[in-house]
């Protein structure tokens, strides 16, 4: 220097062809149960989809660019 995968919630990931309120598990948090904790069950909150820009009636998904990780060539 070139090529290729990734970056989405406090971790771990989904999102299939661009469309309906941006979702899951676990974790926290509050309840129920217990003498007390754990488990279990119910419940609630949490995100400006790395950063900008374009393109589109409409981006998390298509472009272009830079960051920041992982891998391959030289």
């Nucleotide at each position: 220097g070139c090529c290729c995968c990734g970056g989405u919630a406090g971790c771990u990931c989904a999102g299939c062809a661009g469309g309906a309120c941006a979702g899951a598990g676990c974790a926290a948090c509050g309840g129920u149960u217990u003498c007390c904790u754990a488990a279990a069950c119910c419940g609630c909150a949490g995100g400006u989809c790395g950063g900008g820009a374009g393109u589109u009636c409409g981006a998390g998904u298509c472009u272009c660019u830079c960051c920041c990780g992982g891998g391959g060539c030289g």
Molecule: transfer RNA
Organism: Sphingomonas canadensis